Predicted 3D model of a 73-nucleotide RNA (transfer RNA) from Ignelater luminosus.
RNA sequence: GCCCCUGUGGUCUAAUGGCUAAGGCAUCGGCCUUCUAAGCCGACGAUUGUGGGUUCGAAUCCCACCAGGGGUA
Repeated sequence: GCCCCUGUGGUCUAAUGGCUAAGGCAUCGGCCUUCUAAGCCGACGAUUGUGGGUUCGAAUCCCACCAGGGGUA
């Protein structure tokens, strides 16, 4: 250089082109407990890597770029 894969809250993972992008863990508050852990309830947190395009409508399809990983001489 070329080819392939991946990119979604702090983290891990969902979401058939169509409802306000869903859930686990973490964090914070409360309940419970002598205290802690466990358990239960609630809250917080995403412009879905960036920019454009297609479409009535894009996390999803197309193009370019960026980042990470793998392959190839």
Its Rfam family is "tRNA". Rfam's curators write: Transfer RNA (tRNA) molecules are approximately 80 nucleotides in length. Their secondary structure includes four short double-helical elements and three loops (D, anti-codon, and T loops). Further hydrogen bonds mediate the characteristic L-shaped molecular structure. tRNAs have two regions of fundamental functional importance: the anti-codon, which is responsible for specific mRNA codon recognition, and the 3' end, to which the tRNAs corresponding amino acid is attached (by aminoacyl-tRNA synthetases). tRNAs cope with the degeneracy of the genetic code in two manners: having more than one tRNA (with a specific anti-codon) for a particular amino acid; and 'wobble' base-pairing, i.e. permitting non-standard base-pairing at the 3rd anti-codon position.